This is a predicted structure of a 71-nucleotide RNA (transfer RNA) from an Acidimicrobiia bacterium. Taxonomically the source falls in Acidimicrobiia (Bacteria, Bacillati, Actinomycetota). It matches the Rfam family "tRNA".
RNA sequence: GCGGGUGUGGUUCAACGGCAGAACGUGAGCUUCCCAAGCUCGAGACGGGGGUUCGACUCCCCUCACCCGCU
Numbered sequence: 001g002c003g004g005g006u007g008u009g010g011u012u013c014a015a016c017g018g019c020a021g022a023a024c025g026u027g028a029g030c031u032u033c034c035c036a037a038g039c040u041c042g043a044g045a046c047g048g049g050g051g052u053u054c055g056a057c058u059c060c061c062c063u064c065a066c067c068c069g070c071u
Stems, first nucleotide, its partner, number of pairs: 001070007010024004018054001026042005047063005
């Protein structure tokens, strides 16, 4: 330099044009003499920019970060 892949709550992963979910973690409450465990409720995310579309995490282009291959 060229080609390909992956970017989603704090972490690990789903969803794939029409309300963004789970587990763990985390905050509050219940329970307990206390702690842990358990139960209930809550907060919190689509790497960035542009385009297509009535509507984009999803499709297209550029770009950034990381990974793999080629040179």